This is a predicted complex of two RNAs, RNase P RNA and transfer RNA, with 444 nucleotides together. It holds a member of the Rfam family "Bacterial RNase P class A". From the family's description: Ribonuclease P (RNase P) is a ubiquitous endoribonuclease, found in archaea, bacteria and eukarya as well as chloroplasts and mitochondria. It is annotated as a ribozyme. Its mean pLDDT, the model's own confidence on a scale to 100, is 75.
């Protein structure tokens, strides 16, 4: 210099003038304070608060799923173990059970969890052969006891195609996946059948708080699939601030008191109406609470590998209800400057986005 | 603000124990009519709203992420 890996940090800076929301003062004229984010966002977890339910407990359903640990709590985090990806720095992993059951593995293949199409190999029946021996048999030459020949028998070892009966799983084809791998032995012919390494799993031991590692000794060799059903261990009542509390209470009614008060109804009685209290219930772009000081935030020390915890010290930092945070000049920054706007509040993940800075981290190049 | 639920051809739906992606109307092209429509037969159109993971295989099982819809308040 170029490619990369990991962590930080910022989130245009000031100043003016005009407008906006909230609080406080007010001489009612104003005037002071203050006012968005790392994601306010998606609404994916987990909690706080709030009705409402509920003796306890189990069932369904839902969720999480190596191991410790941190938290209030959690699918978050932080350190570790195993895998996995990269040369590497360093990343990622929904990672329990498949030797409890079921289910499903298309096509293609003989066969998808048990299996034989070719193959290989052993044996029966029945066929046809060509080799070898040259025993016999024939014909044939001559050197008369050899030699040569053969659509004959006899004998011997060999292979071959059909049918049937059994063995075998080593090849070969199919396939994402095919019955541990390889190499010797061994067999008819194979084969963990045996035997060396290796591979998994299960069992000692050893180390570790554990995942898990190593090391022995050789019992086992068992398909993949649980983000299919399922078993195991945990954990979990529903609903969300539009939850909800309290106040004000038109009009229409709704039940109670009182027990015949009052008025009308024809003097009286029945009976009917209306009238009084008290409750419920109820219109409102209803107040008012919930609402922001809180598992807060900064900063320093202590512990800790780290998430975190303690411990002093500082500091208050939006609270609206049609819902403010905004515009215009100047200055400066190479650049007018990305993603984006609070709604009951955190603690997390995700998801979108621009610059900028470190590193005694990695890998090439070039030069000394 | 909180809770649900939908995305498959041009349109409008199907598509279940995961195993070659369809109907219907609409488009083309041909029969039928004098000719049009209506009928008949054929043909074409799909990375299944994106990406990613599980699986030997994913419209379908998980997770993200984009669009659109619907419900809750006395009213918005």
């Nucleotide at each position: 210099c170029c490619a990369g890996g990991c962590g930080g940090c910022c989130a245009a800076a000031c100043g003016a003038u005009c407008g906006c929301g909230u609080g406080g003062c007010u001489u009612c004229g104003g005037c002071c304070a203050u006012g968005a984010g790392g994601a306010a966002a998606g609404u994916c977890c987990g909690a706080g608060c709030a009705u409402c339910g509920c003796a306890g407990g189990g069932c369904a359903g839902g969720g999480u799923g190596c191991c410790g640990g941190u938290u209030a709590a959690c699918g978050a985090c932080c350190g570790g173990u195993g895998g996995a990806g990269g040369c590497g720095a360093c990343u990622c992993c929904a990672a329990g059970g498949a030797a409890a059951g079921u289910g499903c593995a298309a096509c293609a293949g003989a066969a998808a969890g048990a299996a034989a199409c070719c193959g290989c190999c052993c044996u029966g029946g029945a066929c046809a052969g060509g080799c070898c021996g040259u025993c016999a048999c024939g014909c044939c030459a001559c050197u008369u006891g050899u030699g040569g020949c053969g659509g004959u028998g006899c004998g011997g070892a060999c292979a071959g195609a059909c049918c049937g009966g059994g063995g075998c799983a080593a090849g070969g084809a199919u396939g994402g996946a095919a019955a541990g791998g390889c190499g010797a032995g061994g067999u008819a012919a194979g084969a963990g059948c045996u035997c060396a390494c290796c591979c998994g799993c299960g069992g000692c031991u050893u180390g570790g708080u554990a995942a898990c590692a190593a090391g022995c000794a050789g019992g086992c060799g068992c398909u993949g699939u649980a983000a299919a059903c399922c078993c195991c261990a945990c954990c979990u009542g529903a609903u969300g601030c539009a939850a909800g509390a309290u106040c004000c209470g038109a009009a229409c009614g709704a039940g109670g008191c009182g027990a015949u008060a009052c008025g009308g109804u024809u003097g009286c009685c029945c009976g009917c109406c209306g009238u009084g209290c008290c409750u419920c219930a109820a219109a409102g772009a209803g107040a008012u609470c919930g609402c922001u000081g809180g598992a807060g935030c900064c900063g320093c020390g202590u512990g800790g590998c780290g998430a975190c915890a303690c411990g002093c010290g500082g500091c208050c930092u939006a609270g609206a209800u049609a819902g403010a945070u905004g515009a215009u000049c100047g200055u400066u920054c190479a650049a007018c400057g990305a993603c984006a706007g609070a709604a009951c509040u955190c603690g997390g993940c995700u998801u979108a986005c621009g610059a900028c800075c470190g590193c005694g981290c990695u890998g090439g190049u070039u030069u000394g | 603000g909180c809770c649900g639920c939908c995305c498959u051809a041009g349109c409008u739906c199907a598509g279940u124990u995961g195993g070659c992606a369809g109907a219907g109307c609409a488009g083309c092209c041909g029969c039928c009519c004098u000719g049009u429509a209506a009928g008949c037969g054929g043909c074409a159109g799909g990375c299944c709203g994106u990406g990613g993971g599980u699986u030997c295989g994913a419209g379908c099982c998980c997770c993200a992420c984009a669009g659109g819809c619907g419900g809750c308040c006395c009213c918005a």